[in-house]
Parts: sequence; structure tokens; C1' cells
RNA sequence: GGGAACAUGGUCUAGUGGUAUGAUACUCGCUUUGGGUGCGAGUGGUCGGGGGUUCGAUUCCCCCUGUUCCCC
Repeated sequence: GGGAACAUGGUCUAGUGGUAUGAUACUCGCUUUGGGUGCGAGUGGUCGGGGGUUCGAUUCCCCCUGUUCCCC
């Protein structure tokens, strides 16, 4: 220099044109003499940034940023 993939709560992850799934974490309650485990409830996301298409974008298109991989 050329090409490809990825970016989603504190962390990991599913998802797909109609404002998002689960786990973990944290808080509260039940259980226990207490703790842990287990169970229930709750908290936490402008889906990396900007622009475009669309009635509507986390999803489709372009650019940028970052990470990883391949070629030279």
C1' cells in the first nucleotide's frame, strides 16, 4: 500500500427494516443460626461517530475512528 471481518448495558452475547435476547454483575426480598447455593423481583443500552435511502434504520448504502486477520 491492497483486501476482509467485527464494534450492541460494567463484562460477554443473540437478533433482525417496526425503539433489542439471554447470561453475568449490582440492589432488594425469600430460603439459612449466619454465609454460600438456589428461587423471585428490580436497576442498567441515544446498538462506535457522521451522512444518505426509507413513513420508519441496531438492521441497507457511503465515509471516518478503533480492533483483529490475510496478501505484498